[in-house]
Molecule: Bacterial RNase P class A
Organism: Pseudomonadota bacterium
Parts: sequence; structure tokens; C1' cells
RNA sequence: AGAGUUAGCUGGACAGUCGCCGGUCGACGCUGCACGCAGUGUAUGACGGGAGGAAAGUCCGGGCUCCAUAGGGUAAGAGUGCCAGGUAACGCCUGGGGGGCGCGAGCCUACGGACAGUGCAGCAGAAAGUAGACCGCCAGCGCCAAGCGGCGCAGGUAAGGGUGAAAGGGUGCGGUAAGAGCGCACCGCACGGGUGGUAACACGCCGUGGCUAGGUAAACCCCACUCGGAGCAAGGCCAAAUAGGAAUCCAUUUCAUGUGACCCGCAGAGGAUUCGGGUAGGCCGCUGGAGGUUGCUGGUGACGGUAACCCUAGAUGAAUGACUGUUCUCGACAGAACCCGGCUUAUAGGCUAACUCUUUGU
Repeated sequence: AGAGUUAGCUGGACAGUCGCCGGUCGACGCUGCACGCAGUGUAUGACGGGAGGAAAGUCCGGGCUCCAUAGGGUAAGAGUGCCAGGUAACGCCUGGGGGGCGCGAGCCUACGGACAGUGCAGCAGAAAGUAGACCGCCAGCGCCAAGCGGCGCAGGUAAGGGUGAAAGGGUGCGGUAAGAGCGCACCGCACGGGUGGUAACACGCCGUGGCUAGGUAAACCCCACUCGGAGCAAGGCCAAAUAGGAAUCCAUUUCAUGUGACCCGCAGAGGAUUCGGGUAGGCCGCUGGAGGUUGCUGGUGACGGUAACCCUAGAUGAAUGACUGUUCUCGACAGAACCCGGCUUAUAGGCUAACUCUUUGU
């Protein structure tokens, strides 16, 4: 210098004007009373606050709320699936083991069980899971031939060829008619033991066995573990008009009621009080929390402990905007709606640190 790997940060900047949402303190108006406080406001002044790293997908795990549940278990269903740790919890994260990829930094990995049972596998090939004689090789018998040898019959053979993703351990020596774990050595495999490690697991350790047991479980299934359901439109409180319900009382006896100041008159079958449910509407839930920043500290790490400091949206037709000016590298994906921890997906450009490989120079 070039090419990469991993971890992290940022996500136009500054100024002015006019708005929008909500907060605090005032002024003013209204209401209440225990009389100087409280509540309230389509209006009003000042001050300070106002989207994200993913606010997204709603895929996991929790808080919170209501319902169900004596407690526990079984079945069904769903999920998870190497080991240890972290965490409120997790299917997340960290560290490690096995396997795969990369020269490397590093990356990927649903990674329990295929002697419990069932199923599945295109094409090629003689044969594909109880293996299998197409070519080849081989001793025997028969025929032909002077002979080398050729043809046929009935057999042996998995060393060689060919097919295939895969042909039922590999290499070598012996052995044999030719061959074959048929025998032996080494390697591999299985089982048992030993050693190291918390464990997964590892081993240039020891012994036994000629080797039996192909693949597939994000196929059914088996084994182990986990899981009650619904969700802030959860749920709680206040409560008009109108309608309906219950109780008590008065009426249906010219008298409750209406009309009317009252009486007469007229109309006339319901009226009054209380209570509970509850619609519109309003309030709470609502944001101070498994919260953040910094220091110290335990741990390889995820993370934990401790001290000080900080408060950082809360709407409900739903705010976070518009315009102007200056400037740069000309700006991506995208916007809260009960709240947290994760995962996944989208994302222009810029910046930082550590490490790897190649080339060159000193």
C1' cells in the first nucleotide's frame, strides 16, 4: 500500500420566525368551603421538555390486569434438544466440546435416539439392505486342434473392470485352482477398563472382538425437559339526556297529576321518592423503571456488587411541523400508543479500535 475479519459509535449542522402536544410556576375568570386554600378553564404570560437504532415484524420471554384453579398428577397438544454458566425469564447471551468451511484473523452448526417399531429413496446398474455373478479370473468334465489354444456344460470366486451419491472396512504380506478377515501386522471400527476434565468430551494408554450394526427423525415415532387461558379495546372509578328494572308511598272513590299565581273549569291513568345496573361522555391505568451516566470492584466473559449524580414523549382524530438564511461530504431505513429483556428484518454515507493475509521498503 492492497485485500479482509471482528467489535463499537454516528444517522446533516447552526441561527431566526410562526405553529402543535404535554409539564411547572404565575395572572385572570368561575365553583366550593372550615376564608386562604382546593378544584377547574376551547381564553392567557414566562420557563424548560418533545421519536428510533430499529419506534417495524409481533417471532420468543417476562412485568401488570382479569378469568380459571384446594394441591398434585395423567392424557392430549405445542415447544425445546452437546456441556457448563449468566439472567426476573427465554427458543436469548457468554464460555467450552464435537462436526464443517477458510492460507489466516475468523465464520457456520435443531448437535438426543436409526439393534423399540413403521415408512421412504429418481436415474444408472446383474445386484441397493436377508446383498449381488454383467464383464473378467479359476481348477473339473466333454468336443475340436499337431500344439499354443478355442467352444460348451455344470460350478467356484467380490482381487480387477463397469454403474452409481452409496457396492457391506483400508494398505501390505501370507495363503489359494482362482479368491476371500481365510490367517497375520499396521490403520480404522465396536465394546470394556484406565487417565485428564465440574461436564460435554479427549487420549501416540491397556485389553477384548475379525468386523456384526448403510442413509434418512425441520418422516411418523421413542426418550428427557418446559408450558393454565386471554390481553391496556386488559381492568378500575365517576356518571347526563332518554329508555328500561326493583322497593316503598299516593292514586284509579271527581282525585294523585297536568294546565293555572290560586280557585272554579277542562284534560285525565298514572304519579312521587329512594336504590341498583348502565349508554354517551369524563377520569385513572400512563410512564420513576428488572431506568440511565460515571467511578470503584468480583468474573476469561455474559453478568454481578457498591457509591455518587440524573429524570429523559405520554397523545386519544391522536403533537413532534412549516418557512427563511448560512454551511458541508447534500443526508439511508423509517415514526411512539401499557411497559421491559431478546431475536429477526430494513438501513445512503461517515468514523474508531484490535487482529489476519499478500506485496514492497528500511